[in-house]
Predicted 3D model of a 353-nucleotide part of an RNA (large-subunit ribosomal RNA, domain IV) from a metagenome. It matches the Rfam family "Bacterial large subunit ribosomal RNA". Rfam links the family to the GO terms structural constituent of ribosome and ribosome. The RNAcentral record of the full RNA draws on SILVA. The coordinates come from a structure-prediction model, not an experiment, and the mean pLDDT is 88.

Context: one part of a larger RNA
RNA sequence: CCUUCGUCAAGGAAUUAGGCAAGUUAACCCCGUAACUUCGGGAGAAGGGGUGCCCCCUGGUGUGAAGGAUGUACAUUUGGAGCAUUGGGGGGUCGCAGUGAAAGGGCUCUAGCGACUGGUUACCAAAACCACAGGUCUCUGCGAACGCGCAAGCGGCAGUAUAGGGGCUGACACCUGCCCAGUGCCGGAAGGUUAAGGGGAGAGGUUAGAGGAAACUCGAGGCUUUGAACCGAAGCCCCGGUGAACGGCGGCCGUGACUAUAACGGUCCUAAGGUAGCGAAAUUCCUUGUCGGGUAAGUUCCGACCCGCACGAAUGGUGUAACGACUAGAGCACUGUCUCGACGAAGGACUCG
Numbered sequence: 001c002c003u004u005c006g007u008c009a010a011g012g013a014a015u016u017a018g019g020c021a022a023g024u025u026a027a028c029c030c031c032g033u034a035a036c037u038u039c040g041g042g043a044g045a046a047g048g049g050g051u052g053c054c055c056c057c058u059g060g061u062g063u064g065a066a067g068g069a070u071g072u073a074c075a076u077u078u079g080g081a082g083c084a085u086u087g088g089g090g091g092g093u094c095g096c097a098g099u100g101a102a103a104g105g106g107c108u109c110u111a112g113c114g115a116c117u118g119g120u121u122a123c124c125a126a127a128a129c130c131a132c133a134g135g136u137c138u139c140u141g142c143g144a145a146c147g148c149g150c151a152a153g154c155g156g157c158a159g160u161a162u163a164g165g166g167g168c169u170g171a172c173a174c175c176u177g178c179c180c181a182g183u184g185c186c187g188g189a190a191g192g193u194u195a196a197g198g199g200g201a202g203a204g205g206u207u208a209g210a211g212g213a214a215a216c217u218c219g220a221g222g223c224u225u226u227g228a229a230c231c232g233a234a235g236c237c238c239c240g241g242u243g244a245a246c247g248g249c250g251g252c253c254g255u256g257a258c259u260a261u262a263a264c265g266g267u268c269c270u271a272a273g274g275u276a277g278c279g280a281a282a283u284u285c286c287u288u289g290u291c292g293g294g295u296a297a298g299u300u301c302c303g304a305c306c307c308g309c310a311c312g313a314a315u316g317g318u319g320u321a322a323c324g325a326c327u328a329g330a331g332c333a334c335u336g337u338c339u340c341g342a343c344g345a346a347g348g349a350c351u352c353g
Stems, first nucleotide, its partner, number of pairs: 001348008010339002014337001019334001027051005036041001038171001052093012067078004094098001106332007113324002118130002134169007146155003172319004177249003182246002184242005191237003197231002202226006209218003250268005277311001278308001289305005
């Protein structure tokens, strides 16, 4: 010096990103206990006091001796000593210290997020992530929908819409606005478009034959290559509906008898222009916004304001008791975290063998 421990004057978080670590607290009994609250809770809230040993007094509980009574009885009954155990009261006594060792909650206030218990990155993350009861939309009438499988078959289910599958949200409370133009889904079937197929007008090839001196031309029937009109579903176009479907939810200019601001007016665009609530927020760039609180001093924190770069209503909005090895801020207690280091112990390192 390293690891693991122990102790410390005065101060007591000045340390640090952060009280990380370490300390404090601790058992049992008694007293006492706030806001808030879903009336269960919060709560072991907080905050106080007691605890050893000896003697005396006095209760409870268990067991139940001697003795007494009855009596045929080894029985019944009465009786309460002693012992054991557990309370209460009084007195005394020792130590620094009596839950004398070990084991064995530190606490409070404010805010954010998530309701909660639970689950998660086996081996850097336990969380505000996932799940969750509850809410809602949608599919499914049973050989269900859906899933696995080439199929048989199986799951769903030995279930039957108070059931099962899928999506979103996530207790509870108060609520959940406007837009159906685009996309999706659902419904509609008049019209347009539209496949295979049906259909076969027409066209071509071949040539028995005919014409011709020949070259060549025409060419029935058959075979063959094509092939127009017309008839052909769903789909798409089209017509409606639908947002707890995917999603979206404006700009410019002017105006009041101080000023400022604009209830108000004008205009352009849109499918419709963000309602309630919240708001410098886990969201605010400018920004350490401004004001107030807390501190001697506060880029954090709390309460407001609203100019929301770029909140906003089940990709839920706003609250919320309880809960949390969650996150941020503050305080009490306590401490070697620190001022600032010191000493001690064990095991290493080191030296020798």